[in-house]
Context: one part of a larger RNA
RNA sequence: GCCUGCGAGUUAUCGUAUCUGGCGAGGUUAAGCCGAGAGAGGCGGAGCCGAAGGGAAACCGAGUCUGAAGAGGGCGAACAGUGAGAUGCGAUAGACCCGAAGCCGGGUGAGCUACCGAUGUCCAGGGUGAAAGUGGGGUAAGACCCAGUGGAGGCCCGAACCAGUUGACAGUAAAAAGUCAUUGGAUGAGAUGUGGGUAGGAGUGAAAAGCUAACCGAACCCGGUGAUAGCUGGUUCUCCCCGAAACGUAUUGAGGUACGGCCUUACAUGUUCCGUACCGGGGGUAGAGCACUGGAUGGGGUAGGGGGGCGACCUCCGAACUCAACCAAACUCCGAAUACCGGUACGCGAAGUGUAGGAGACAGCCUGUGGGGGAUAAGCUCCACAGACGAGAGGGAAACAACCCAGACCGACAGCUAAGGUCCCAGAGAAGUGGCUAAGUGUGAAAGGAAGUGGCGUGUUGAAGACAGCUGGGAGGUUGGCUUAGAGGCAGCCAUCCUUGAAAGAGUGCGUAACAGCUCACCAGUUGAGACACGCUGCGCCGAAGAUACAGGGGGCUAAAGCCACUCACCGAAGCUACGGAACGAGCGAUUGUUGGUAGGGGAGCAUUGCGCGGUAGGGAGAAACCGAGUUGCGAAGCUUGGUGGACGAAGCGCAAGAGCGGAUGCAGGC
Numbered sequence: 001g002c003c004u005g006c007g008a009g010u011u012a013u014c015g016u017a018u019c020u021g022g023c024g025a026g027g028u029u030a031a032g033c034c035g036a037g038a039g040a041g042g043c044g045g046a047g048c049c050g051a052a053g054g055g056a057a058a059c060c061g062a063g064u065c066u067g068a069a070g071a072g073g074g075c076g077a078a079c080a081g082u083g084a085g086a087u088g089c090g091a092u093a094g095a096c097c098c099g100a101a102g103c104c105g106g107g108u109g110a111g112c113u114a115c116c117g118a119u120g121u122c123c124a125g126g127g128u129g130a131a132a133g134u135g136g137g138g139u140a141a142g143a144c145c146c147a148g149u150g151g152a153g154g155c156c157c158g159a160a161c162c163a164g165u166u167g168a169c170a171g172u173a174a175a176a177a178g179u180c181a182u183u184g185g186a187u188g189a190g191a192u193g194u195g196g197g198u199a200g201g202a203g204u205g206a207a208a209a210g211c212u213a214a215c216c217g218a219a220c221c222c223g224g225u226g227a228u229a230g231c232u233g234g235u236u237c238u239c240c241c242c243g244a245a246a247c248g249u250a251u252u253g254a255g256g257u258a259c260g261g262c263c264u265u266a267c268a269u270g271u272u273c274c275g276u277a278c279c280g281g282g283g284g285u286a287g288a289g290c291a292c293u294g295g296a297u298g299g300g301g302u303a304g305g306g307g308g309g310c311g312a313c314c315u316c317c318g319a320a321c322u323c324a325a326c327c328a329a330a331c332u333c334c335g336a337a338u339a340c341c342g343g344u345a346c347g348c349g350a351a352g353u354g355u356a357g358g359a360g361a362c363a364g365c366c367u368g369u370g371g372g373g374g375a376u377a378a379g380c381u382c383c384a385c386a387g388a389c390g391a392g393a394g395g396g397a398a399a400c401a402a403c404c405c406a407g408a409c410c411g412a413c414a415g416c417u418a419a420g421g422u423c424c425c426a427g428a429g430a431a432g433u434g435g436c437u438a439a440g441u442g443u444g445a446a447a448g449g450a451a452g453u454g455g456c457g458u459g460u461u462g463a464a465g466a467c468a469g470c471u472g473g474g475a476g477g478u479u480g481g482c483u484u485a486g487a488g489g490c491a492g493c494c495a496u497c498c499u500u501g502a503a504a505g506a507g508u509g510c511g512u513a514a515c516a517g518c519u520c521a522c523c524a525g526u527u528g529a530g531a532c533a534c535g536c537u538g539c540g541c542c543g544a545a546g547a548u549a550c551a552g553g554g555g556g557c558u559a560a561a562g563c564c565a566c567u568c569a570c571c572g573a574a575g576c577u578a579c580g581g582a583a584c585g586a587g588c589g590a591u592u593g594u595u596g597g598u599a600g601g602g603g604a605g606c607a608u609u610g611c612g613c614g615g616u617a618g619g620g621a622g623a624a625a626c627c628g629a630g631u632u633g634c635g636a637a638g639c640u641u642g643g644u645g646g647a648c649g650a651a652g653c654g655c656a657a658g659a660g661c662g663g664a665u666g667c668a669g670g671c
Base pairs, nucleotide, nucleotide: 001671002670003669004668005667006666011093012092013091014090015089016088017087018086019085020084022082023081026049027048028047032043033042034041053060054059063075064074065073066072096234097233099231103224104223105222106221107220108219114198115197116196118194119193120192121191122190123188125157126156127155128153132149134147135146136145137144161185162184163183166181167180168179169178200216202212203211204210237605238604239603240602241601242600247260248259249258250257251256262360263358264357265356266355267354268353269352272351273349274347275346276345277344278343279342280341281340287334288332289331293328294327295326297324298323299322300321304317305316306315307314308313364389366387367386368385369384370383371382372381373380394405395404396403409581410580411579414577415576416575420571421570422569423555424554425553429568431567432566433565434564435563436562442557448542449541452539453538454537455536456535457534458533459532460531461530469526470525471524472523473522475499476498477497480494481493482492505520509518510517582595583594584593585592586591606660608657609656610655611654612653613652618648625644626643627642628641629640630639631638632637
């Protein structure tokens, strides 16, 4: 892992609601007793509930309390209960099942390990050479010095022994801590044997919360015990109807719970609901505005203020006031659309409300829109309105809960459409007409940039010759004045005139130290038809760098298979239609409507075991059970039949449950 078996809302009491039947102004017994019996049945009226309430009470009573009250008001009267059975739910119990870490009690442990008391045992070999004493030297005596003797030491090297440093191996091991190599101690605070002692909030500890029998911040075993678990997991047959929520408030509350909202069931009510139209309302949002409150720009402008030593005067800043253009969630002289409230009518669409029983839910998520937070970031966060997912299948978007289309009762080899599509993959147009694009744009992007190209427009100019090119001219006063070392058109400042002329700037750029030189403006010639400037707009270009391979799904596509406009046709879904069928609802009927669904509510059934009718019908001419086949039922399942089997055993109608398994790292067994 698979298979088989087992495996989870039970039981008791009380309460409450509904259903069923009993009796009914009443209903009912409990213990106990009788009973051939723990039975059926009978007896038993204590007690309980109800038939009257109000008041704190005295007390009064269909009333009563408050009160001065014949007032008003509060609670009552004018609605029948009660006992039993069944079912839903609640309470108390382990209370649907499994699951802690833990807490407490009583015991068992020091054959592991920690420490202690007792008594034994063990430490190859080698090295070093303390004190002391001996001899000699030395001294007044000492101290001291030398030699050899001697054999001290938590001394040195190193086996046994003890330890466990580093590495490798091992790591479903040979081993729940080892092996190999290497390493530390090795006469000491040494190692070790035997028999003893100390224990669970206790021991022991050269102290690591170490150790106390292979997991010790409180051992192990049994018990309290089914501890508790607002937590995780699991919770078993079928069909049918309806169908949520992830919100508000509160909470030692935040992943729990209570009440309300939202779902369901029964009963009651009977248009109260919803939509549309019209009528009547209040509002201060969007927008707008500047009349208030503030902000804020420019001009005018006065009071006031600063500077020029003071005054005159000049200059700067500048409220109020004024002109003009503006800004505001916490500004408003204004002010919608919607929404909301009320009324009337219509639609006949589908509800609404009340009482009572049962819930679930109170982690939401994405998209669009209006906003707050953030950075006008986030698959971000917090509100609001709507939709979808959640709990929604089908078609489209290559794939893709949420986007677009569309809400799946069942069947079938019918048809029409939606979104989206129609060259091939791949269902349907290489469809038609008129344009655009050359970038493979299409098939990703901004500021910004550009004689890309199409369309529209405005202005200027042109056969008295434009635009572009080419040829020639482009001069004189003059090197204008200033400045400067210099400043000669061309560093800079000022001025920017006059003359000759077809035209020529006190000079457009390059250049020189300054000149020079080249060039431009401007003019003429040559050529001979449009040219130039600007604006609006369609499609394209650049801007454009990412990690495996070029993100149109791919092939591939260029008067398109791209883009724009128009047109016809077709494909395309579980949508719609047609045909057949089922269930449920409405209606007298003809007929018609409905039937996606998680949590959850409700309804109707199937099967299993036992009991009653009953060991009855049936059964060796073959029961149960098992393995097949056929058939019936929407289904759970049933029936018939063949084989195996070899002795039991229904149907039907009721009753009662140890009553349905795929899941719980479920339990046991087998493989």

Predicted 3D model of a 671-nucleotide part of an RNA (large-subunit ribosomal RNA, domain II) from a Thermotogota bacterium.
The coordinates come from a structure-prediction model, not an experiment, and the mean pLDDT is 87.
The full RNA is in RNAcentral, with records from ENA.
NCBI's taxonomy places the organism under Bacteria, Thermotogati, Thermotogota.
Rfam family: Bacterial large subunit ribosomal RNA.